Two RNAs folded together computationally: RNase P RNA and transfer RNA, 425 nucleotides in total.

RNA sequence: AUAGGGUAACGGAUGACUGCUAGGAAACUAGAGGAAAGUCCGGGCACCAUAGAGCAAGAUGCUGGAUAACAUCCAGGCGCAGUAAUGCGACGGAAAGUGCAACAGAGAGUAAACCGCCGUGCAAACGGUAAGGGUGAAAGGGUGGGGUAAGAGCCCACCGUGUUUUUGGUGACAAGAACAGCAAGGUAAACCCCAUCUGGUGCAAGACCAAGUAGAACCUGGUCUUUUUGACCCCAUGCGGCUCGCAUUGGUUCGGGUAGGUUGCUUGAGGCUGCUGGUAACAGUGAGCCCAGAUAGAUAGUCAUCGCUAGUUUACUAGUACAGAACCCGGCUUAUAGUUACCCUUUUAUU
RNA sequence: CGGGAUGUAGCUCAGUCUGGUAGAGCGUCUGCUUUGGGAGCAGAAUGUCGUCAGUUCGAAUCUGGCUAUCCCGA
Numbered sequence: 001a002u003a004g005g006g007u008a009a010c011g012g013a014u015g016a017c018u019g020c021u022a023g024g025a026a027a028c029u030a031g032a033g034g035a036a037a038g039u040c041c042g043g044g045c046a047c048c049a050u051a052g053a054g055c056a057a058g059a060u061g062c063u064g065g066a067u068a069a070c071a072u073c074c075a076g077g078c079g080c081a082g083u084a085a086u087g088c089g090a091c092g093g094a095a096a097g098u099g100c101a102a103c104a105g106a107g108a109g110u111a112a113a114c115c116g117c118c119g120u121g122c123a124a125a126c127g128g129u130a131a132g133g134g135u136g137a138a139a140g141g142g143u144g145g146g147g148u149a150a151g152a153g154c155c156c157a158c159c160g161u162g163u164u165u166u167u168g169g170u171g172a173c174a175a176g177a178a179c180a181g182c183a184a185g186g187u188a189a190a191c192c193c194c195a196u197c198u199g200g201u202g203c204a205a206g207a208c209c210a211a212g213u214a215g216a217a218c219c220u221g222g223u224c225u226u227u228u229u230g231a232c233c234c235c236a237u238g239c240g241g242c243u244c245g246c247a248u249u250g251g252u253u254c255g256g257g258u259a260g261g262u263u264g265c266u267u268g269a270g271g272c273u274g275c276u277g278g279u280a281a282c283a284g285u286g287a288g289c290c291c292a293g294a295u296a297g298a299u300a301g302u303c304a305u306c307g308c309u310a311g312u313u314u315a316c317u318a319g320u321a322c323a324g325a326a327c328c329c330g331g332c333u334u335a336u337a338g339u340u341a342c343c344c345u346u347u348u349a350u351u
Numbered sequence: 352c353g354g355g356a357u358g359u360a361g362c363u364c365a366g367u368c369u370g371g372u373a374g375a376g377c378g379u380c381u382g383c384u385u386u387g388g389g390a391g392c393a394g395a396a397u398g399u400c401g402u403c404a405g406u407u408c409g410a411a412u413c414u415g416g417c418u419a420u421c422c423c424g425a
Stems, first nucleotide, its partner, number of pairs: 001347001003345008012306007020031004033322001037333002040331005045202004052244004057198005062076005077091001078089004092193002097191002099187002114133002116129005141159006160182001161180008206263004215254005221233004236248003270289001273286005307320006352424007361377004371408001379395005401417005
């Protein structure tokens, strides 16, 4: 120089005028994001019962760690891709069971015999065989040698696989030794098995105040008790799929009224910075900070100068990404003009 | 703002649970019939199964992302 890989940061700046929201007596102060998005995971919080038990259903799935928790993150193992830096991986179990594999093919899962090869036979045919061919996504270890009528783990060497075991490692796993002639093909984002986890609904949750209203139909069981009350059983209801259990006395359908306010609401697993521990994710601790809170929805508009990009007449024109908080956090995913910093790899050239 | 469902031929819908050949009705086109049209009869064409990936030998179907439309909730 060239072609790539990784990590991180920014996401226009300044000024004037006119407005909007919140706080404040006033002066004045503060006022969108890295994704505020998709709502895909996890948690807080609130109500339903103080959230219980069993089944069902669902989710996750290499190992160790981090965390409030996770389908997230960090470190490692194994596999795949790449010359490499590096990237990607729903990565438990198919020697517990059940199922599935269209078409083609002789045969598709307790293997089979179409062509071929070998033997017998005049031939037809029968027997042996799994080397070679053919079909298919897939044909019951692979390569080489011996062996044989021809062949074959039939035998041997190496590789693969399995069992036992030794060493290293917390572990996934790796390396080695001995034995086994291969039994145990694929599919679990098919049912299923194993391990771990999950109650439901969501701030339109929920709490309070004010205002308004018109009722109608149906159901409201049984026993004890003089009756009411009360007790027991059954039914019903209680936003959950079922059962148990718990709670309640009213419930269902139709109709009518309200369309307001306060609160929840922003101090939080908060951010910034120093030190310590840890490979890291992260944790501990000190100092100092307060940084949107609207409710049909504020956070804006105009002008000037500068910056960046493109075009040309070189001082003018045009443009300046994705996108707009709605209870709050941790992630993931998706969109994003352009700019900057650092580290690493390949190739070429020069020293 | 929160929750849920759907996307298959020009239109309305099956098929998805249980993976292997994509189908029905209406419509369109061609022929017959008729003087001509309609009706009738016979036949034909019509699909990147919304889109992008993954799992699998194989995906409309299973899994994930995106997108469009619709429904419900004071």
Rfam match: Bacterial RNase P class A. Gene Ontology terms of the family: dimeric ribonuclease P complex, tRNA processing and ribonuclease P activity.